Context: one part of a larger RNA
């Protein structure tokens, strides 16, 4: 000098307490685990693997199995020879793939003989090829302690020297944030701030947006206007700047006033020196090894969707604050041309027929739900709950049997709040409600956004956990 102590001191954190909602118990999803399989492809492993990689495994994907096939190769560059390319069709075969046939000749130079670029067949080695191993040989990217407040240099001074001082002390902070003090003086990477967006005003600007007044309509329809809402560019505002009291005449705290908004205004991006030989050779990249008629590659079919069983994450209940049936308001973000698809008509419905319109502040997805009225059930395993099954169907798609999704009739299982333990969450937050997107032909209870309703409690730092500083012990390093 660290690290560590069931060692002391001071401080923070949904760490505990305070409270609200859950998970562990049902059914079903999804993910590992195990076990079974000819394969169940492979990686991820306390917190920081487990709804992760995967933002979409019926074929493809796909890296795994069985079974057919091919060996200069499915793909690159070079040689050689022969055909321009390409279109169509028959036959075999599961297809890969063999075979046979029919069209049909383009550009570039030419000395009219050819030669050349681009294709396509054949052919020869060089090579190609590997999702094959080593993330403990690498890059590069992420994950973690942790957005906690640290980490360090330089020159001086102390110490034989590891090293120490600076960074400790005394306030104060979210903060190594400032202040004061001091053998230090200083300066670096981090903290803040510079940046996005929400919250308020102004100015610019008015179609596709909006309508105060005027006149029109079934309707902002339409003339008209551009105030107002809004969209989107640019500026204004918050600095402890004012005032009071603490407080060392300080940094600052603790109370007002102004104010849309106060003391970091809310979210966000933004990750210090490092720690985990942490994750990833299957994103890519790559050192070494290794396969080469295979560990390369193409195809059909198979599986990754298997189930006695064990765990994570979710949904959807167990109802009355609730269920159903009629009726009736109010979003916000978004996506649309191989695409969204209105009116209308067919179907109890999934959905079809048809096509208005739109490359969209114009048209369409699109119904917002939760709400509010009005009825019915009356405490039952029920008009709650919906798994599971048998029937009939719809749509995607070359094909839904292994293995899609959803619509209809009928069935209606478990489950009456869930043991030890145990997770979020301090405000538009948790809860609880619906809408949208990526990926996608099809498939969403997942993930990432959006917006409606909208709470309770925090006395307090004694305890758990996990982190900062000081400072003590030590037979660890």
């Nucleotide at each position: 000098u660290g690290a560590c102590g069931g060692g002391g001191g001071c401080c923070c954190g949904c760490a505990c307490a305070a409270g609200c909602g859950g998970u562990g118990g049902a059914g079903c999803a999804u993910g590992u685990g195990g076990u079974u399989u000819a394969a169940u492809u492979c990686g991820a492993a306390g917190c920081a693997a487990c709804g992760c990689g995967a933002a979409g495994a019926a074929c493809c994907u796909u890296a795994c199995c069985u079974g057919g096939g091919c060996u200069u190769g499915a793909c690159a560059u070079c040689c050689c020879g022969c055909g321009a390319a390409c279109a169509c069709g028959c036959u075999a075969g599961a297809g890969a793939u063999a075979g046979c046939g029919u069209g049909g000749u383009g550009c570039c130079c030419u000395u009219c003989g050819g030669g050349g670029a681009a294709c396509g067949c054949g052919g020869u080695g060089a090579c190609a090829g590997g999702u094959g191993c080593u993330g403990c040989a690498u890059g590069g990217c992420u994950g973690u302690c942790g957005u906690c407040a640290g980490c360090u240099c330089g020159u001086g001074u102390c110490g034989u020297g590891a090293g120490a001082u600076g960074u400790u002390g005394g306030g104060u902070u979210a903060a190594g944030u400032c202040c004061c003090g001091c053998a230090a003086c200083g300066a670096g990477c981090g903290c803040a701030a510079c940046c996005c967006u929400c919250g308020u005003c102004c100015u610019u600007a008015g179609u596709u947006g909006c309508c105060a007044g005027c006149a029109u309509u079934a309707a902002g329809u339409u003339g008209g206007g551009c105030a107002c809402u809004u969209u989107a560019a640019g500026g204004a505002g918050a600095c402890u700047g004012c005032c009071g009291g603490u407080g060392u005449c300080a940094a600052a705290c603790c109370g007002g006033a102004g104010g849309a908004a106060g003391g970091u205004g809310g979210g966000g991006a933004u990750g210090a020196c490092g720690u985990c030989a942490a994750g990833u050779c299957c994103u890519c990249a790559u050192g070494g090894c290794c396969c080469u008629u295979a560990u390369g590659u193409c195809c059909a079919g198979g599986g990754c969707u298997a189930c006695a069983c064990a765990c994570g994450u979710g949904c959807u209940a167990c109802a009355a604050u609730g269920g159903a049936u009629g009726g009736u308001a109010c979003a916000a973000u978004g996506g649309g041309u191989u695409g969204c698809g209105a009116u209308a008509c067919c179907g109890c419905g999934a959905g079809g027929u048809g096509g208005a319109g739109c490359c969209a502040a114009u048209c369409c997805c699109a119904a917002a739900a939760a709400g509010c009225c009005a009825u019915c059930c009356u405490c039952a395993g029920u008009u709650c709950g919906g798994a599971u099954u048998g029937g009939a169907g719809u749509c995607u798609g070359c094909a839904a049997c292994u293995c899609g999704a959803c619509u209809c009739c009928a069935u209606g299982a478990a489950g009456c709040c869930g043991g030890a333990a145990u997770c979020g969450c301090u405000a538009g937050u948790a809860a609880u409600c619906g809408c949208g997107g990526a990926u996608c032909a099809g498939c969403a209870u997942g993930c990432c956004g959006c917006g409606g309703u909208g709470a309770a409690u925090a006395c307090g730092u004694u305890c758990c956990c996990g982190g900062g500083c000081c400072u003590u012990g030590u037979a660890c390093a």

Predicted 3D model of a 477-nucleotide part of an RNA (small-subunit ribosomal RNA, 3' major domain) from a metagenome. Its mean pLDDT, the model's own confidence on a scale to 100, is 85.